[in-house]
RNA sequence: UCGCUUAUAGCGCCGUAGGCAGGAGCGGGGGACCCAAGGUAAGCGCCGGGUCCGGACGCCGGCUUCCGAGAGGGAGCGGGACGUACGGGACCGGCUAGGGGUGAAGUCGCACUCGGGAGAGUGCGACCGGGCAACUUCACUGGCCCGAACCCGACAGCUCACCUCGCAGGCGUCGGUGAGGGGAUCA
Numbered sequence: 001u002c003g004c005u006u007a008u009a010g011c012g013c014c015g016u017a018g019g020c021a022g023g024a025g026c027g028g029g030g031g032a033c034c035c036a037a038g039g040u041a042a043g044c045g046c047c048g049g050g051u052c053c054g055g056a057c058g059c060c061g062g063c064u065u066c067c068g069a070g071a072g073g074g075a076g077c078g079g080g081a082c083g084u085a086c087g088g089g090a091c092c093g094g095c096u097a098g099g100g101g102u103g104a105a106g107u108c109g110c111a112c113u114c115g116g117g118a119g120a121g122u123g124c125g126a127c128c129g130g131g132c133a134a135c136u137u138c139a140c141u142g143g144c145c146c147g148a149a150c151c152c153g154a155c156a157g158c159u160c161a162c163c164u165c166g167c168a169g170g171c172g173u174c175g176g177u178g179a180g181g182g183g184a185u186c187a
Stems, first nucleotide, its partner, number of pairs: 002172004011022001012020003025167006035157001045095005051089004056084003059080002062077006098155001099152004106127009128147005135181008
């Protein structure tokens, strides 16, 4: 330079390191009615913070009544304002098991290992999902590979309007058959 994977091609301006809520194109998330789901109120995990409310106890004094010579004591009623622990609601902050999102990256079985358990990890296998260029699309076929990682933070179905986010990273070719599309060259 040309290509593969992929939404992650290209254009403009400033500037030479890069930047611009830049335009454009491609892709993702949130988000009504209806529909779906749910069930007779579905469901709402864990930790911490201070605030509000509630009753209980402690503190202060008041009223009624009983006992007592009196001091004082018992019972009941309601008030004040602080403290203690408890319970509940909302708010704030944090966590990741529940749930959800991007992605092809899932399900099951067996063996081993870790773990108190839930469960997790590794290997093998089956089913299933994805990729493999010389114009390009689809189908069939043989072969070779991949089945990760990250994010949200108790929360989200679909979804018009509307709101919002991303445009990176990693790599360097596999053969055949058939049917289309497009282009070039020659006659």
The RNA shown here (c-di-AMP riboswitch aptamer (ydaO/yuaA leader)) has 187 nucleotides and comes from Streptomyces alboniger. It matches the Rfam family "c-di-AMP riboswitch aptamer (ydaO/yuaA leader)". About the family: This family represents a conserved RNA structure found upstream of the ydaO and yuaA genes in Bacillus subtilis and related genes in other bacteria. Its family is annotated with cyclic-di-AMP binding and regulation of gene expression in the Gene Ontology. RNAcentral holds the sequence, with entries from Rfam. Of the family's consensus pairs, 96% are formed in the model. Its mean pLDDT, the model's own confidence on a scale to 100, is 76.